Source information
The prediction has a mean pLDDT of 76. This is a predicted structure of a 103-nucleotide RNA (Glycine riboswitch aptamer) from Methylobacterium symbioticum. The sequence is in RNAcentral, with records from ENA and Rfam. NCBI's taxonomy places the organism under Bacteria, Pseudomonadota, Hyphomicrobiales, Methylobacteriaceae, Methylobacterium.
Parts: sequence; structure tokens; C1' cells
RNA sequence: UUGGACAAUCUGGAGAGAGGCGCCUCGAGGCGUCCACCGAAGGAGAAACCUCGCGUUCGACACGCGGGGGAAGCUCUCAGGUAACCGCGACAGAUGGGGGCAG
Repeated sequence: UUGGACAAUCUGGAGAGAGGCGCCUCGAGGCGUCCACCGAAGGAGAAACCUCGCGUUCGACACGCGGGGGAAGCUCUCAGGUAACCGCGACAGAUGGGGGCAG
């Protein structure tokens, strides 16, 4: 000096019932429960492949069984969410900070 990562700030950002019932409340709204839905906070699952063990075999890197590792915007729907507003919304863009690391 540059790059990436990370923190912070700003910006963009989808999907799905303005559901039923009950209670609180002047009301807005809140809570509980029931059914129906969404997937992009978070969480969970595991394919190819790699590897280990056992068996089969003259032998095997083949075949069979079992164990371990193994990704997502896929799958699940626990959590979260389902008019506007709001969003602790994956991801993307911009600004730019700090000490260390790498070149």
C1' cells in the first nucleotide's frame, strides 16, 4: 500500500388467513387456543465422494453389510412468520473503522 474476512451505519429485499373462538381493554391493541398456510432469522436432515471395520474371493481399488466424515437458495417446518405499519428478514449494494493475519 492492496485484498479478503470481521464490527458498525445506511439502502434494497420475497412468501403466506386484515382467519375462527374466548378473555383483558374506552379504544388502538394485547394474551390464550383452534384450524389453514409460508420459508429468506435461527435450527435440523443428508447425496456424490472420502475413510474405517467385517464378510465374500486364489486375490482385489470389485461386491455386500455396518460405522464415521460430508453442501445449499434442496428437504423438514421445531422456532419464526402470514393487510398496512413494523421486522432480530437469507442475500445484495454503499460508506468506512480497528488491531492482528496473508501477499